Large-subunit ribosomal RNA, domain IV from Streptococcus pyogenes, 356 nucleotides, folded computationally. Lineage of the source: Bacteria > Bacilli > Lactobacillales > Streptococcaceae > Streptococcus. Rfam family: Bacterial large subunit ribosomal RNA. Its family is annotated with ribosome and structural constituent of ribosome in the Gene Ontology. The prediction has a mean pLDDT of 87.
[in-house]
Context: one part of a larger RNA
RNA sequence: UCGUGGUUAAGGAACUCGGCAAAAUGCCCCCGUAACUUCGGAAGAAGGGGGGCCAAAACCCUGAAGCCCUUCACGGGCUAGGGGUAAUGGCCGCAGAAACCAGGGAGAAGCGACUGUUUAUCAAAAACAUAGGUCCGUGCGAACACGUAAGUGGAUGUAUACGGACUGACGCCUGCCCGGUGCUGGAAGGUUAAGAGGAACGGUUAGAACCCUCGUGGUUCGACGCUGUGAAUUUAAGCCCCAGUAAACGGCGGUGGUAACUAUAACCAUCCUAAGGUAGCGAAAUUCCUUGUCGGGUAAGUUCCGACCUGCACGAAUGGCGUAACGACUUCUCCGCUGUCUCAACCACGAACUCG
Numbered sequence: 001u002c003g004u005g006g007u008u009a010a011g012g013a014a015c016u017c018g019g020c021a022a023a024a025u026g027c028c029c030c031c032g033u034a035a036c037u038u039c040g041g042a043a044g045a046a047g048g049g050g051g052g053c054c055a056a057a058a059c060c061c062u063g064a065a066g067c068c069c070u071u072c073a074c075g076g077g078c079u080a081g082g083g084g085u086a087a088u089g090g091c092c093g094c095a096g097a098a099a100c101c102a103g104g105g106a107g108a109a110g111c112g113a114c115u116g117u118u119u120a121u122c123a124a125a126a127a128c129a130u131a132g133g134u135c136c137g138u139g140c141g142a143a144c145a146c147g148u149a150a151g152u153g154g155a156u157g158u159a160u161a162c163g164g165a166c167u168g169a170c171g172c173c174u175g176c177c178c179g180g181u182g183c184u185g186g187a188a189g190g191u192u193a194a195g196a197g198g199a200a201c202g203g204u205u206a207g208a209a210c211c212c213u214c215g216u217g218g219u220u221c222g223a224c225g226c227u228g229u230g231a232a233u234u235u236a237a238g239c240c241c242c243a244g245u246a247a248a249c250g251g252c253g254g255u256g257g258u259a260a261c262u263a264u265a266a267c268c269a270u271c272c273u274a275a276g277g278u279a280g281c282g283a284a285a286u287u288c289c290u291u292g293u294c295g296g297g298u299a300a301g302u303u304c305c306g307a308c309c310u311g312c313a314c315g316a317a318u319g320g321c322g323u324a325a326c327g328a329c330u331u332c333u334c335c336g337c338u339g340u341c342u343c344a345a346c347c348a349c350g351a352a353c354u355c356g
Base pairs, nucleotide, nucleotide: 001351002350003349004348005347006346007345008344010342011341014340019337027051028050029049030048031047036041038169052091053090054089055088058085059084060083061082062081066078067077068076069075070073092096104335105334106333107332108331109330110329111327112326116128117127132167133166134165135164136163137162138161144153145152146151170322171321172320173319175252176251177250180249181248182245183244184243185242186241189240190239191238195234196233200229201228202227203226204225207221208220209219210218211217212215253271254270255269256268257267280314281311292308293307294306295305296304
């Protein structure tokens, strides 16, 4: 000097990002216990009192081989005795749940309903899951999944079932837009494949005609076959098209003017759009400007709580707003408590280091 323990005057969070760490609370019995609430809880709320040993009233339980009664029985009653709770009185100590072990509490807000699950080895959470809600698919050899298939799971189930997607208890609710994308339905028209079709145009040449230098010559034409290209016509789904559908993917305006102070604009006009954000909430886990403004709490508050609304850039199952209970979650405050601190000291053990 460090580590692990222990104690500390006065103060008591002044420490610090933050009460991190430590201290404190702690058991049993009795009294007593608020807001709120889904009436179950909250609750061990909070807050108080008692606790050892000896004697022991009173009460409760038991109860004779003793006593009494009688229907003489495996009967009934009383009592001595025994056990329990314990008023009260006394005794000892600094201290009686004497050691070990053994909840700190309260108020307010956010998020997630809850119990649960998770990054084995830096994250336990507001993330995941969840019961509940909604939509879509599936009629059974089901959809769906695995497999080339046979087959298997689904399921020895049958729409109160199974699969997929989103949301996430509960309460009150869930507005407008189908123009785009997707999905579902429709089939009149347009477009559209292979296939069918075979007009037409070639290739090849048995042969025919003509010419010549008569040769396996040249030029022109060319049937039947074989073969190449191939138009019209016909032809499905799809796409175009027409509808529906948002708890499908998603989206939910601007400008100018106007009231008898001013300000503001219930009101009017205009442009654009598929439609222009409804209820509720709002400087919010979302607010840049911003430590917005006002109020509360403090002597003093960029955090916190309650409001306001000017929402840069909330908003309704990518759910909106509330919500009792719950949380090793996050934030703020108070009580208790303390070496966290003012400000450090000492002790014990261990280590480093120094000396021998």